Description:
Small-subunit ribosomal RNA from a Bacteroidota bacterium, 1498 nucleotides, folded computationally. The source organism's lineage runs through Bacteria, Pseudomonadati and Bacteroidota. Its mean pLDDT, the model's own confidence on a scale to 100, is 83. Rfam family: Bacterial small subunit ribosomal RNA. Rfam links the family to the GO terms ribosome and structural constituent of ribosome.

RNA sequence: AGAGUUUGAUCCUGGCUCAGGAUGAACGCUAGCGGGAGGCCUAACACAUGCAAGUCGAGGGGCAGCACGUCUUCGGAUGGUGGCGACCGGCGCACGGGUGCGUAACGCGUAUGUAACUUGCCUAUAACUGGAGAAUAGCCCAAAGAAAUUUGGAUUAAUGCUCCAUAGUAUUAUUAAACUGCAUGGUUUGAUAAUUAAAGCUCUGGCGGUUAUAGAUAGACAUGCGUCCCAUUAGCUAGUUGGUGAGGUAACGGCUCACCAAGGCUACGAUGGGUAGGGGGCCUGAGAGGGUGAACCCCCACACUGGUACUGAGACACGGACCAGACUCCUACGGGAGGCAGCAGUGAGGAAUAUUGGUCAAUGGAGGCAACUCUGAACCAGCCAUCCCGCGUGAAGGAUGAAUGCCCUAGUGGUUGUAAACUUCUUUUAUAUAGGAAUAACCGUAAGUACGUGUACUUACCUGAAGGUACUAUAUGAAUAAGCAUCGGCUAACUCCGUGCCAGCAGCCGCGGUAAUACGGAGGAUGCAAGCGUUAUCCGGAUUUAUUGGGUUUAAAGGGUCCGCAGGCGGAAAGAUAAGUCAGUGGUGAAAGCCCGUAGCUCAACUACGGAACUGCCAUUGAUACUGUUUUUCUUGAGUAUGGUUGCCGUUGGCGGAAUAUAACAUGUAGCGGUGAAAUGCUUAGAUAUGUUAUAGAACACCGAUUGCGAAGGCAGCUAACGAAACCAUUACUGACGCUCAGGGACGAAAGCGUGGGGAGCAAACAGGAUUAGAUACCCUGGUAGUCCACGCUGUAAACGAUGAUCACUCGAUGUCGGCGAUAUACAGUCGGUGUCCAAGCGAAAGUGUUAAGUGAUCCACCUGGGGAGUACGUUCGCAAGAAUGAAACUCAAAGGAAUUGACGGGGGCCCGCACAAGCGGUGGAGCAUGUGGUUUAAUUCGAUGAUACGCGAGGAACCUUACCUGGGCUUAAAUGUAGAUUGACGUAUUGUGAAAGCAGUAUUUCUUCGGACAAUUUACAAGGUGCUGCAUGGCUGUCGUCAGCUCGUGCUGUGAGGUGUCGGGUUAAGUCCCAUAACGAGCGCAACCCCUAUCUUUAGUUGCCAGCGAGUAAUGUCGGGGACUCUAGAGAGACUGCCGGUGUAAACCGAGAGGAAGGUGGGGAUGACGUCAAGUCAGCACGGCCCUUACGUCCAGGGCUACACACGUGCUACAAUGGUAGGUACAGAGGGCAGCUACACGGCGACGUGAUGCAAAUCUCUAAAGCCUAUCUCAGUUCGGAUCGGAGUCUGAAACUCGACUCCGUGAAGCUGGAAUCGCUAGUAAUCGCGUAUCAGCCAUGACGCGGUGAAUACGUUCCCGGGCCUUGUACACACCGCCCGUCAAGCCAUGGAAUCUGGGGGUGCCUGAAGUCAGUAACCGCAAGGAGCUGCCUAGGGUAAAACUGGUAACUAGGGCUAAGUCGUAACAAGGUAGCCGUACCGGAAGGUGUGGCUG
Repeated sequence: AGAGUUUGAUCCUGGCUCAGGAUGAACGCUAGCGGGAGGCCUAACACAUGCAAGUCGAGGGGCAGCACGUCUUCGGAUGGUGGCGACCGGCGCACGGGUGCGUAACGCGUAUGUAACUUGCCUAUAACUGGAGAAUAGCCCAAAGAAAUUUGGAUUAAUGCUCCAUAGUAUUAUUAAACUGCAUGGUUUGAUAAUUAAAGCUCUGGCGGUUAUAGAUAGACAUGCGUCCCAUUAGCUAGUUGGUGAGGUAACGGCUCACCAAGGCUACGAUGGGUAGGGGGCCUGAGAGGGUGAACCCCCACACUGGUACUGAGACACGGACCAGACUCCUACGGGAGGCAGCAGUGAGGAAUAUUGGUCAAUGGAGGCAACUCUGAACCAGCCAUCCCGCGUGAAGGAUGAAUGCCCUAGUGGUUGUAAACUUCUUUUAUAUAGGAAUAACCGUAAGUACGUGUACUUACCUGAAGGUACUAUAUGAAUAAGCAUCGGCUAACUCCGUGCCAGCAGCCGCGGUAAUACGGAGGAUGCAAGCGUUAUCCGGAUUUAUUGGGUUUAAAGGGUCCGCAGGCGGAAAGAUAAGUCAGUGGUGAAAGCCCGUAGCUCAACUACGGAACUGCCAUUGAUACUGUUUUUCUUGAGUAUGGUUGCCGUUGGCGGAAUAUAACAUGUAGCGGUGAAAUGCUUAGAUAUGUUAUAGAACACCGAUUGCGAAGGCAGCUAACGAAACCAUUACUGACGCUCAGGGACGAAAGCGUGGGGAGCAAACAGGAUUAGAUACCCUGGUAGUCCACGCUGUAAACGAUGAUCACUCGAUGUCGGCGAUAUACAGUCGGUGUCCAAGCGAAAGUGUUAAGUGAUCCACCUGGGGAGUACGUUCGCAAGAAUGAAACUCAAAGGAAUUGACGGGGGCCCGCACAAGCGGUGGAGCAUGUGGUUUAAUUCGAUGAUACGCGAGGAACCUUACCUGGGCUUAAAUGUAGAUUGACGUAUUGUGAAAGCAGUAUUUCUUCGGACAAUUUACAAGGUGCUGCAUGGCUGUCGUCAGCUCGUGCUGUGAGGUGUCGGGUUAAGUCCCAUAACGAGCGCAACCCCUAUCUUUAGUUGCCAGCGAGUAAUGUCGGGGACUCUAGAGAGACUGCCGGUGUAAACCGAGAGGAAGGUGGGGAUGACGUCAAGUCAGCACGGCCCUUACGUCCAGGGCUACACACGUGCUACAAUGGUAGGUACAGAGGGCAGCUACACGGCGACGUGAUGCAAAUCUCUAAAGCCUAUCUCAGUUCGGAUCGGAGUCUGAAACUCGACUCCGUGAAGCUGGAAUCGCUAGUAAUCGCGUAUCAGCCAUGACGCGGUGAAUACGUUCCCGGGCCUUGUACACACCGCCCGUCAAGCCAUGGAAUCUGGGGGUGCCUGAAGUCAGUAACCGCAAGGAGCUGCCUAGGGUAAAACUGGUAACUAGGGCUAAGUCGUAACAAGGUAGCCGUACCGGAAGGUGUGGCUG
């Protein structure tokens, strides 16, 4: 000191979370020792038992008990002695100890004051201590009672009580003088009068007693300042505020009382409510702060709850009293007793907190002359890892890097790991034994010294709970001693197995759905360590409440606007003052603590001593720049005056024309109106249209603008009156008069409300018509409130520049409005407005930029994550609607701003494509073929599923294929290898059984150098799987798309994601090229290079060819020959916008251009960028993981893949005359062929068969059809069409039943051109015609792939549909529109509001009653008296009662809200979101919402 988390990525805003420290802690796991601390935070709940305050015989009478003595009749007696229970008396009990209920207060803290006070014991000084008397406890006797206790009688003492005397430096009264204080006053010295004291004891030294003064100590009172939260607590107060007098008190005082006056407190927060002991300090923090108030120290308060006084120096009294109350206990029921918030301890509560210990040895306290006694204060010990500190659990060597474990790429691997074993060493600790403290000084006793039998001092002796402890020594022996948490990122530390959105983890982000470093286990590692983690709480990080140290255009946040009291702030000069401010000094700021130094425990913690600090408060002295106060002055801020100017500024009145509607009349006739298209509506009873006239209300075209005015809302015909403002010029006047503004006041669009008018048009609601799945909407026809006026209310808007007001300063450019200047429509200048663009600066960016969002100053308002919510409750205002103020529970980890890249849009621009259009032919209807879905089935194996599956994998399922089903078999098995064993086989032939496979047999059968070779069988190890996962993969493929795109380097630019380049202007089929250019280059794509084809040349000439020459045939290149031609197949040429003209800067385009076989890529093919679809394929192949192993492997037979109410795709054949049938006749290309193609001949109607020849092929062979020429059919379900069915055959093949093809004869179905819709094609193309090949025994081929023959039509064009490219724009999308997302309803859970009722709490008020007790009064009773009892009165705790207020709990029912993988209805918002959205308001509607009205642009 930071880090994680919003996004595809970025910057910002902003919350949440983490790392640190701390604790009187608790819980989990674990645990060796010591030292020092700490230990009921909850029930101020209740308490058994013991102890915690006594002491003095040197105050008294005495003597119960003990001991001694004396006497004794041995029963006992005797205060004689030591001593002493109880009693009288003195002192103490007001300290010490506990707790934190109450208390928001002079309670506490701090600083003062008392001239308004008290103070026992202690110290000092002065004086005194004489006499007398009456009682009473005890003791004794008697009595009551269960007890506690009480009563009566008799007698007695005192340092108890009373009286008398004496006394002043005392008190009171009167009075004189001096001095003095801030005031009331005080001090001192006098005078006169009155009043009040005492106690004795003794060891004779003393100890006491009384009075007075002073001190010390301790207290009391008063005052300034400081001291929590709520304003959803705004008014409070009757002894209240003051005065006079009196009473009371230690003392001042309404402290109390009588009378008089009417005050006192409060926005600088009274009163009320809630919470709380305060401080020194403690924790945290860089600090400022924030939190806290355990232990220790100071103060306060309290002692079962409430009240009261007594005694006393001191109490309204923790271990005293009285009364009331609650509770507990005893009881003989009559009555009594008690108070652990002392120390232990018990119960209860709770997550949770200790022993019913030892000692007065020390320190301290009480009493005492003292010894001494008492002391749960204190000192010690016990329990507890609760915290802090220290120590240990060994050290050195030791590599075969052992074994186990774990991992693994499987090897001489890695890790555990120098770790272990082993060797050597040490002994803290532990155990045992022995020794053994300091803390001790007093006091007392004895002796001594100084003066004086006592005091002071010295010496010796005596006194230790802790404790036989700390500590020391010796012995033994590595011996007695390690865990906890974590290991995805933050955050140090990684692998395997298990699990499979399960179990679980989690502080945040998030992990887990079959390869989890995130769950559980293991191995390993990391961190800390006698502890480690978790939980809780506080501070920090958080500058996330911002004084230090934040913000407000768009992220949360500027009040709708102005005026303005209080408050805050305030121009220039001089003087005075010294409140603020600054400096010095003095006092205080307790100790402890923190910090520094030193010292003591072996160190440390801890402790001691010294210093510093305590940032504060008070007083005093000084300084005077600034602020304040005050005096004087000034003019620049502000205002006034004079003269002009300006404007949709306001209020009131008058006037005007256009339009609209209505009415009347006239002209006129069938429609009008309205829409995307319609309909509702109006109209032959005469509309619409046209004309004239009249009436009414509302609004003011053009001018008009980027204009103007106003504080804002807002303001527009013309005109008059009244009112206000701003600006300019002059610089005459006043002299800081100013700025801002909480509370307050005024104004304040639209809608809305009240009363009364008015009502043309428009128009919520409403009605009807459309649209639609619906349409409570958008569109249309109507239409009421309302809109208008007057008066009154409301007080809100996207009331916006989303930008508060005021002042000052800070580059420019260019418009415009109103003035001034000058003769000025020019023009530079100047003042004030209003716009645009830009520099610096600022800003997260967009942007802003003298009209700041820049730089400064002052004041006000407001913000602090999203939702809940501008909601609830309360209060104020309002007629209401509602407005203002304004939470919490709960819930989420985001919500948000700006910008970026994409994607998308029922956004825009440009461009392309058989995309549309223009054409030709099809599909969709029929029959059949084929594939798919579905259904069926034992099985109908599997895959492919929009485009991009469906004549697809399959280029060929009768068996095989075959993966499926049924049944029957086999278990190393089909191949290969290694090792071992056995055999002589294997093979061939054959028998039985069987459906076959197989099983069981029979016959025959090797070589050899004898080592073996070879083969088979068998055993073991390796297998096998078309089982799963294409969402683990490779490879291959489809598609966008043969679309023109996709990127990089360097540079530049931006905080950044990114951008630029690649955009722009042209051009192209093209990111093709040119120009321009913060870009310059480059790569993958495009193009070209490759193949086929079109022309020519050349070379070559067999199997091809035959022009010319020759031979031959019925005929044929048949033969000799030839290379001319065709052709074959090698090599070349050719086409490049090269040439011409035009346009253009260029690229390029245009031209029926020339030339050319071919012209602008000539035609066709191969070739497929970065990527997209988790696209397809584990069943072509390969491959990770998982699964099966007498089976999910493998063999065999049969069946199935060919099923069939149905639906779809792709095709074939047709529906006929551009045709069918019959006859004749012509012309290809490319391929194939020996288990083959087959000429030819014969047979058969034919498929084909038989025979036979040629050819492993430019040689032989398979080979055209449409066409052409004739004939016929004549528009019919036909001489069209051929399905289906019957019969007979042929061929292939072990085998055609399921389930082949073909032939012949017969049969002759649907179908007469096909709805919505939809497909292909732009030239040798479509259409049409046949031919070939692969697979293949054969074939379900009408398929696929090729080949040639014949051979069109059309394209105006790019508005629209589809797809694509580029640029731009909007976005709330990024899984990217198949996106996102809103509201009702339904379900579950959660918290909250309202609510009849019920039930608590604290406080106040009125009335009644009223204990104890103080005070006051008092003739009767007691006492000689002082006085007392009793009685009366006032006050009061408590109790009762009454009506209100406040604040909780509960609650039938009810309201909205939040949350919850897959519910319902719609689709409101985000794109022009399909009606732009949003704000205020009103009405309406299942719901989102719709509509009206005004506003905003986000």